[in-house]
C1' cells in the first nucleotide's frame, strides 16, 4: 500500500403513540362522547441496544485411491460505529422506513 469474513430471521428490551380492551370523565340509550397532560394490556419498536438460531471466515480433525473441491464435526472468530432537516408510515407515533443515506470526523 492491496487483498481478505462482518449478513439473514425470530424473541425480547430502550423508546413509541391511541386502532382495540381496559381506566378516567360525561350521558345513560351501556352504548356512546371525550381524554394519551392515562405508571396498565393488546399494538409497533431499534445498523449504531440484549439475546437465540441459521449463515458466513478461520484452523484441526473425519469420510474420500487421493484432492486446495465436495459432505460433516469440534474449536475459535463474526470487529467498528457520530448524525440531522425532511418525507413515508397499519389508528398512529417513535431510537421504525428512506438510512451504516445527506453532513461530519
Nucleotide at each position: 500500500u492491496u487483498g481478505c469474513a462482518g449478513g439473514a430471521u425470530g424473541u425480547c428490551u430502550a423508546g413509541g403513540g391511541u386502532u382495540c380492551c381496559g381506566c378516567a370523565u360525561g350521558u345513560u340509550g351501556u352504548g356512546c362522547a371525550u381524554g394519551g397532560u392515562c405508571c396498565g394490556g393488546u399494538c409497533c419498536g431499534a445498523g449504531a441496544g440484549a439475546u437465540a438460531u441459521c449463515g458466513c471466515u478461520g484452523u484441526u480433525c473425519g469420510g474420500u485411491c487421493a484432492a486446495u473441491c465436495c459432505c460433516g464435526a469440534a474449536c475459535a472468530g463474526u470487529a467498528c460505529a457520530c448524525g440531522g432537516c425532511g418525507g413515508g408510515g397499519c389508528a398512529a407515533a417513535a431510537u421504525c422506513c428512506c438510512g451504516g443515506g445527506a453532513g461530519g470526523c